The prediction has a mean pLDDT of 83. Small-subunit ribosomal RNA from an uncultured bacterium, 1518 nucleotides, folded computationally.
RNA sequence: AGAGUUUGAUCCUGGCUCAGGAUUAAUGCUAGCGAAAUGACUAAUACAUGCAAGUUGAACGGGAAGAGCAAUCUUUCAGUAGCGAACGGGUGAGUAAUAUAUACCUAACCUGCCUAUAUAUCAGAAAUAACAACUAGAAAUGGUUGCUAAUAUUUGAUAGUAUGGUAAGAAAACAAUUUUUUAUCAUUAAAGGGGCAAUUGCCUCGUAUAUAGAUGGGGGUAUACCACAUUAGCUUUGGCGUAAGGUAAUGGCUUACGUAGGCGAUGAUGUGUAGUUGGCCCGAGAGGGCGACCAGCCACACUGGAAUUGAGAUAAGGUCCAGACUCCUCCGGGAGGCAGCAGUAAGGAAUUUUUCACAAUGGACGAAAGUCUGAUGGAGCAAUUUCGCGUGCUCGAUGAAGGUCUUAGGAUUGUAAAGAGCUGUCGCAAGGGAAAAAAAGAAAGAUAAUUGGAAUGUAUCUUUUUUGAUGGUACCUUGCUAUUAGUUACGGCUAACUAUGUGCCAGCAGCCGCGGUAAUACAUAGGUAGCAAGCAUUAUCCGGAAUUAUUGGGUGUAAAGCGUGAGUAGGCGGUUUAUUAAGUCUAUGGUCAAAUAUCAAGGCUCAACCUUAGAUGUGCCAUGGAAACUAAUAGACUAGAACGUAAAGGAAGGUAGUGCAAUUCUGCAAGUAAUGGUGAUAUAUUUCGAUAUGCAGGAGAACACCUGAGGCGUAGGCGACUAUCUAAUUUAUUGUUGACGCUCAAUCACGAAGGUAUGGGUAUCGAAUAGCAUUAGUCCGCUAGUAGUCCAUACAGUAAACGAUGAGCACUAAAUAUUGGCAGUAUUGUCAGUCAUUAAAGUUAACACGUUAAGUGCUCCACCUGAGUAGUACGUUCGCAAGAAUAAAACUCAAAGGAAUUGACGGGGACUAGCACAAGUGGUGGAGCGUGUGGUUUAAUUCGAUUCUAAGCGUAGAACCUUACCAAGGUUUGACAUUUGGUGCAAAGCUAUAGAAAUAUAGUGGAGGCUAUCAUCAAACAGGUGGUGCAUGGUUGUCGUCAGUUCGUGUCGUGAGAUGUAAGGUUAAGUCCCAUAACGAACGCAACCCUUCUUUUUAGUUGCUACCAUUAAGUUGAGGAAUCUAAAAAUACAGUUAGCGUAAGCUAAACGGAGGAAAGGAUGAUGACAAAUCAUUAUGCCCUUUAUACCUUGGGCUACACACGCGCUACAAUGGUCAAUACAAUAAGUUGCAAACCAGCGAUGGGGAGCUAAUCUUUAAAAUUGAUCUCAGUUCAGAUUGAAGUCUGCAAUUCGACUUCAUUAAGUAGGAAUCACUAGUAAUCGCAAAUCAGCCACGUUGCGGUGAAUACGUUCUCUAGUCUUGUACACACCGCCCGUCAAACCAUGAAAGUUGAUAGUACUUGAAGCCAAUACUAAUAACCAUUUUUGGAUUUAUUUGUCUAGAGUAAGAUCAGCAAUUGGGGUUAAGUCGUAACAAGGUAUCCCUAUGAGAACUUGGGGCUGGAUCACCUCCUU
Repeated sequence: AGAGUUUGAUCCUGGCUCAGGAUUAAUGCUAGCGAAAUGACUAAUACAUGCAAGUUGAACGGGAAGAGCAAUCUUUCAGUAGCGAACGGGUGAGUAAUAUAUACCUAACCUGCCUAUAUAUCAGAAAUAACAACUAGAAAUGGUUGCUAAUAUUUGAUAGUAUGGUAAGAAAACAAUUUUUUAUCAUUAAAGGGGCAAUUGCCUCGUAUAUAGAUGGGGGUAUACCACAUUAGCUUUGGCGUAAGGUAAUGGCUUACGUAGGCGAUGAUGUGUAGUUGGCCCGAGAGGGCGACCAGCCACACUGGAAUUGAGAUAAGGUCCAGACUCCUCCGGGAGGCAGCAGUAAGGAAUUUUUCACAAUGGACGAAAGUCUGAUGGAGCAAUUUCGCGUGCUCGAUGAAGGUCUUAGGAUUGUAAAGAGCUGUCGCAAGGGAAAAAAAGAAAGAUAAUUGGAAUGUAUCUUUUUUGAUGGUACCUUGCUAUUAGUUACGGCUAACUAUGUGCCAGCAGCCGCGGUAAUACAUAGGUAGCAAGCAUUAUCCGGAAUUAUUGGGUGUAAAGCGUGAGUAGGCGGUUUAUUAAGUCUAUGGUCAAAUAUCAAGGCUCAACCUUAGAUGUGCCAUGGAAACUAAUAGACUAGAACGUAAAGGAAGGUAGUGCAAUUCUGCAAGUAAUGGUGAUAUAUUUCGAUAUGCAGGAGAACACCUGAGGCGUAGGCGACUAUCUAAUUUAUUGUUGACGCUCAAUCACGAAGGUAUGGGUAUCGAAUAGCAUUAGUCCGCUAGUAGUCCAUACAGUAAACGAUGAGCACUAAAUAUUGGCAGUAUUGUCAGUCAUUAAAGUUAACACGUUAAGUGCUCCACCUGAGUAGUACGUUCGCAAGAAUAAAACUCAAAGGAAUUGACGGGGACUAGCACAAGUGGUGGAGCGUGUGGUUUAAUUCGAUUCUAAGCGUAGAACCUUACCAAGGUUUGACAUUUGGUGCAAAGCUAUAGAAAUAUAGUGGAGGCUAUCAUCAAACAGGUGGUGCAUGGUUGUCGUCAGUUCGUGUCGUGAGAUGUAAGGUUAAGUCCCAUAACGAACGCAACCCUUCUUUUUAGUUGCUACCAUUAAGUUGAGGAAUCUAAAAAUACAGUUAGCGUAAGCUAAACGGAGGAAAGGAUGAUGACAAAUCAUUAUGCCCUUUAUACCUUGGGCUACACACGCGCUACAAUGGUCAAUACAAUAAGUUGCAAACCAGCGAUGGGGAGCUAAUCUUUAAAAUUGAUCUCAGUUCAGAUUGAAGUCUGCAAUUCGACUUCAUUAAGUAGGAAUCACUAGUAAUCGCAAAUCAGCCACGUUGCGGUGAAUACGUUCUCUAGUCUUGUACACACCGCCCGUCAAACCAUGAAAGUUGAUAGUACUUGAAGCCAAUACUAAUAACCAUUUUUGGAUUUAUUUGUCUAGAGUAAGAUCAGCAAUUGGGGUUAAGUCGUAACAAGGUAUCCCUAUGAGAACUUGGGGCUGGAUCACCUCCUU
């Protein structure tokens, strides 16, 4: 410090996720030791048992026990009395301020014990508990009578620097009820004990009064202090004043009276949540989260209320009352409160021992010893956390065995082990053994002060002695021993890989994602990586996240500028002078507890941990200073702003009036059959006279041309003319005022269209509606037509209300156009504008913006924070309604989105090419037959190929074989290959028998071998046309013989990419030229190769024959001239001429055998179609092995209702038949081609010359000539069927070809549709070959003969290419994608109601208790009186009243749970209906509004471009 994830790829925006750290944690697996910490986060739920607060006999009387002869002493105990129990310990329920933190005030207060100072401690009185007797009760607990003490209670005296009052004076300065001096009056105290001594006293501890201090508290003020505005008004129970009461003290703290105030958008009130701080965790910091342990403060003690005592409490281990719960009971009544320490139950993912000790520290009491102390100090349990240590070290290679992988060679585990040597932390055993005790006590002694003296005592010091829970622990020494490692991960992020199993199953997963037969992602194993007595997971917080942005973000298109304006609060504000000092800056002081953090040193063997001492501590407060800036006060200025004067232009607004083209209606005239409408129709109108035409009249609405990216207005918006009223702007001038300004929550006003209400109006257009077309159906189209459209008055308040760009000010190159002014005559300058255009710097993710900023700065406002749910629900406000405004969550997803790039696509565009169309010729589709396919059938009809690019295809030959299929019969190391071992006599052949054959049995046979090419047995293995062409190689098809596809370097761009390979020409061509940020190059094109066409040379047999001779015949002699053959050469290049052009090149002509590629072939770029082929072959993996292998016979591949493809033959006269007669080329031939001749009607047979081939053989048909047929189902056509034959072959039945005779079917030119072809081509005619015994060949591949027509041209169809444009597509339009309906699941809204909780209101009742009063009645030791068995005073009980916890009743509020039913939403590989959107998405989309409709949606009105295309206008650049 970043990384992964949206895309085919890119940049951006933006969310999700990860790597880090932390925790009072829990869970899984595992586990050696020690130290230091921590340990009920849930039920402030309920608690058994024990302990946690007592102490003092030196305050008091007494009881008991003991000692003593006794006086008396010692110990101990219930009670009276004193102090303490308000501390210490626990918890965090409540509490949003009566809390806390920080700072200050208290002249408005208190303070036991403690310290200092001063003084005093006098004289009396009456009771009571304990105890005793009697007595009630189950108990708890009492009652009556009697006795007694005190440091208990109480009366009196005395007292000032105390308290209160009066009078006089002084001081200080607060707004004040201030302080202080003097005089005087009144009021308020006390308790004794112990020691010594024996006096009148001394010492000491207490007691009382007063002052001061210290400590601890009470009260007040300011600031800070969570969320929600879908909580906006709250308060009379409150605010203020006067008086009184009350308190330690101020105060509405309380009461009475008066008053109308007080709080609040700087967030009152309400609701929810929460103890707070020092601090802790994270973070670079700013900050965010938290509030365990430790420390400060607060609150609470079963729930609620109340007081008492006291210095202090409204009291955790006290009291009273009410309530809930638990326990005891003799049913009358009682007892209780672990949120103290342990512990139990319950709940929960989850949190310890019913331990030791007061030795230390601290506390209570005591004169002290001492007692008490679950505070505290320790130990125990728990890997809960942190820190430390260990599980060994050195050698050791045959690189052992085993495991795993393997290319079978090896590699790895791995110096790892074994083995050898060494050490001994830790551990085990034994022995020794601390510090914590520097303290305190006791005993003895010394010194000092006190006293008249003595003694005791007090203070200080010395000596001796005693005290350890932890614990025989830490630590030390000696001896012995090599003796424990796990866990998670290994696709990327992220360090670390292989094998096997599994087969979208099982499973994994933090995100992306993995798994459908070769999974580094599941499971297991081996190996490897990380951490390590731990390791992972889960949960939570911070970080990364600049993802709420103060530091430190944004708003044209990604989320985001309010529709516009006015304007209040608020924020900000021109130049200059003076003053002040609130902000600001500076200096000093106080405070910011300790701990923590940081630094240094020290102590535990180190560390964690602990100790000590520093520094820091952005805050708050106080005091002094400065005066630049902000602010405040006072004054001045003119550059902002406003006004004046003079002009100007304008669809700016309101009101009234006027005008006319057109439309429609009415009337009249004239006139006749249609009109209207559409892609084409129809509905509709019209012979009762329409439409069209002319004239006249009415009505309503709108204002052509001018008209322009022009003007005006804040926006919405505004367009005939005239008048009138109103407002604004600009220019010129620089006259007036003198900062008067800018922006603006709340608020107010305006605000298209549609809509609502009432009334009017209604010509046109026109939601709804009716009808007609079209369609599978709806919509789009058409004919009518209601609301509406118009006016008036109200409401409504929204739009793509858009420049998707808030307002204002300032600054930053230019150029051009245009509107309105001014100057003014130069070439113009200047001011204000424009939905202006191009463009520099700059900005931007890019597109783009660019003085009209989206640049550079300042001020103010509004708004945004992933997508969906949703601008929805609920609540509230507004509205007559429709609805508007405000505005969530659960849940789901890992994306959604912007701009640009490359492709692909478009029922987008431009250009170009092609037998693509057109122009022609001939076909297919109809018939019969052949053949292939589908389907069906079958025991089997083997398998593959399925748009073009399957279908006379694999198959250039299925009767057996082929053959892969079926039935039956047989074989199992096998029909075939290699190797090893054993055995040895035996193989082929022949004969016989059985059999359908394979085969079996018997006989015969006897090569060759014994060093086994043989047979047999055994073992390895063979075999597979079994699966997967979606695991592959190779081959092939098609796009396409289309002109394309790329690279290097450079340049441009953030980048994907672009350029090159674009523009303009040209070509068959990315062919070439020209231009050019490109320059070059590669694969393709072309060329090189083959065939044909012309010529030459050479050669001259088997070929040829002009001349000569010859023959029936180039037959022979002869010849090489010509042809032909086959070798080598030549020729063609836009070369020449003319025209055009810069050039490339084009056009025409000449020459030429051939002319612009002369014709044809071979040749097939990068790629795409998971195209075809595992059945040519090869091959991975899987499967099979007495069978999916092998052999044999027979059958099948040839089936047949039907559908399709490709062909043949025809339908006839351009013909058929008969007769006559002419001319080829390729190619093949010895298991062959076969001549002549003979036989047969013929297929064919006999025959066999010649030929291993320019020698021989197979060889034409159409054509031509003549005759006949005469338009018919025929002398056309030939299927089908019957009979008889020929040939091949072991074999012709399933299932061959051919021949003859007979039979003679459909068919008379073929619907929609569709195919081929541009010249020696189509058409037509025959010939040959491969395969092959034969052939289902009408196929295929070649060969030659005869031999046309047409092409204006590129509008249309199809295909392809280039450029451009749009895109929501990238599996790429066979794409993507919307909504209803149906199904399952999930969360959620509404809902009759129902259940509960909370806080109040009104009324009723009202415990305990404080306060106030208390006649009668009852009780009353202390004081007074004297009438003394009493009275008075006082006090209490009792009673009454106010307040009041709780309870009850009533009507409501808020919140929450459940709910029949119901609404929409979300999710879910392959459900239904359509196809709304993305391309002009096939009617451009979208926004607002209204209507309609199964659904997406449709239609009307207005609006936007975030619409393609074409044309025109305008402008800019060149």